Two RNAs folded together computationally: RNase P RNA and transfer RNA, 460 nucleotides in total. Its mean pLDDT, the model's own confidence on a scale to 100, is 80. Rfam match: Bacterial RNase P class A. Clan: RNaseP clan. Rfam classes the family as a ribozyme.
RNA sequence: GCGGACGGUCGGGCGGCCGCGGGGAUCGCUGAUCCUCGAGGAAAGUCCGGACUCCCGGGAGGAAUGGCGGCGGGUAACGCCCGCCCGGGGCAACCCGAGGGAAAGCGCCACAGAGAAGAGUCUGCCGGAUGGUGACAUCCGGUGAGGGUGAAACGGUGGGGUAAGAGCCCACCGCGCCGGCGGCGACGUCGGUGGCACGGCAAGCCCCGCCAGGAGCAAGGCCGAAUAGGGAUCGCGCGGGGCCGGUUGCGGCCCCAGGCUUCCUCCCAGCCGAGCGGUCCGGGUUGGCUGCUAGAGCCCGUCCGCGAGGGCGGGCCCAGAGGAAUGGCCGCCGCCGGGCCGGAAGGCCCGGGCACAGGAUCCGGCUUACAGACCGUCCGCGCGC
RNA sequence: GGGCGCUUAGCUCAGCGGGAGAGCACUGCCUUCACACGGCAGGGGUCGCUGGUUCAAUCCCAGCAGCGCCCACCA
Numbered sequence: 001g002c003g004g005a006c007g008g009u010c011g012g013g014c015g016g017c018c019g020c021g022g023g024g025a026u027c028g029c030u031g032a033u034c035c036u037c038g039a040g041g042a043a044a045g046u047c048c049g050g051a052c053u054c055c056c057g058g059g060a061g062g063a064a065u066g067g068c069g070g071c072g073g074g075u076a077a078c079g080c081c082c083g084c085c086c087g088g089g090g091c092a093a094c095c096c097g098a099g100g101g102a103a104a105g106c107g108c109c110a111c112a113g114a115g116a117a118g119a120g121u122c123u124g125c126c127g128g129a130u131g132g133u134g135a136c137a138u139c140c141g142g143u144g145a146g147g148g149u150g151a152a153a154c155g156g157u158g159g160g161g162u163a164a165g166a167g168c169c170c171a172c173c174g175c176g177c178c179g180g181c182g183g184c185g186a187c188g189u190c191g192g193u194g195g196c197a198c199g200g201c202a203a204g205c206c207c208c209g210c211c212a213g214g215a216g217c218a219a220g221g222c223c224g225a226a227u228a229g230g231g232a233u234c235g236c237g238c239g240g241g242g243c244c245g246g247u248u249g250c251g252g253c254c255c256c257a258g259g260c261u262u263c264c265u266c267c268c269a270g271c272c273g274a275g276c277g278g279u280c281c282g283g284g285u286u287g288g289c290u291g292c293u294a295g296a297g298c299c300c301g302u303c304c305g306c307g308a309g310g311g312c313g314g315g316c317c318c319a320g321a322g323g324a325a326u327g328g329c330c331g332c333c334g335c336c337g338g339g340c341c342g343g344a345a346g347g348c349c350c351g352g353g354c355a356c357a358g359g360a361u362c363c364g365g366c367u368u369a370c371a372g373a374c375c376g377u378c379c380g381c382g383c384g385c
Numbered sequence: 386g387g388g389c390g391c392u393u394a395g396c397u398c399a400g401c402g403g404g405a406g407a408g409c410a411c412u413g414c415c416u417u418c419a420c421a422c423g424g425c426a427g428g429g430g431u432c433g434c435u436g437g438u439u440c441a442a443u444c445c446c447a448g449c450a451g452c453g454c455c456c457a458c459c460a
Base pairs, nucleotide, nucleotide: 001381002380003379004378005377006376007375008374009373010372012333013332014331015330016329017328018327020038021037022036023035024034025033026032027031040356044367045366047365048364049363050362051361052216053215054214055213057268058267059266060265061264062263065212066211067210068209069208070084071083072082073081074080085099086097087096088095089094100207101206105205106204107201108200109199122147123146124143125142126141127140128139129138130137131136155173156172157171158170159169160168174196175194176193177192178191179190180189181188182187220290221289222288223287230281231280232279233278234277235276236275239256240255241254242253243252244251245250258272259271260270261269283459284458285457297316298315299314300313301312302311303310304309334354335353336351337350338349339348340347341346386456387455388454389453390452391451392450395409396408397407398406403440411427412426413425414424415423433449434448435447436446437445
């Protein structure tokens, strides 16, 4: 110098005028003036995880359904993050991986092919018999190596062996099992052993382990206004005995049995006796306050940790608004594009050029969108010293 | 704001791991004097898009895009 990998920061700046939303102060208070605060790294998609609130009566077990999946750690929690392992890619920096189980079972593997999972001959190879002078043909048997098909063909390469062959035997590799050592562990490594028995798919059913109630701030609470607490329908129900009061009707208390409270079972607790509960239609309102923004908060320092992160100390307050404010114009500068002048440095002019986008209860993540600028670390190649 | 569903031919839809299909519509021929009806034949597809799993994806999984539906309070 060229090319590349990774991490991080910013994402126009300054000034003037007019305007908008929240809060506060003052005054001569239907208002005016002043002060102060006022979008993001994604506020987005609503894909995960929580806080908070209401509903299901509490507890234990089970079933169903949904999700997650190497190991260890971080965290309030997670499907997120960090470190490591294994596999794959790259010369490398580094990147990618929904990464448990296919010897528990079921299912599928189209077409082609002999055969798609405990397979056997289409072409072959070899032996035997028969026929033929012979090439060869037919039949029987052996074989699982070669050709061919396919995404995938029942371990791979080499050698020995054989009639031809074959884990039939041997070496190495792969695989399974056992043991030693290292590691918290995933796993690695070494030795022995089995001779192959175990094809692929679980983002098909399933098995194993772990996790999980439902709804969502239009949740929910308080106040106010108005209307017909109207109609239809469904579910469970109004049992028995005793005592007391009372003029019959009836009322109260107690006991027994029954019913209901999650899909099922058990335990506890509670409720029911004349209504209780659910769904739909209909009626009224479109008001106020609250939830509501100080929080797993932000910044700095320090200690622990490889890191994600955690502890301690100090400082700061950073929208809380209702269908909803954060905008418009001008000037200068910066950047980008185009044109003109100039030998060049540079100067001048034009631009309806300066990304994606934008709070709606809040927080931690992921994913997606994003013009451009800057910083740091590292790798490869070339050149010079 | 919150919750949920759908996307396949021009239209309405089926299909759910191995051929992209049905009805209507369109085109040509037959029939008729002519049209309609009817009969025969034919054309027409990025299965919304981009990735992933798989030998193989309309189908399974993920992310985007577009379209549609539902919801407040009171008695």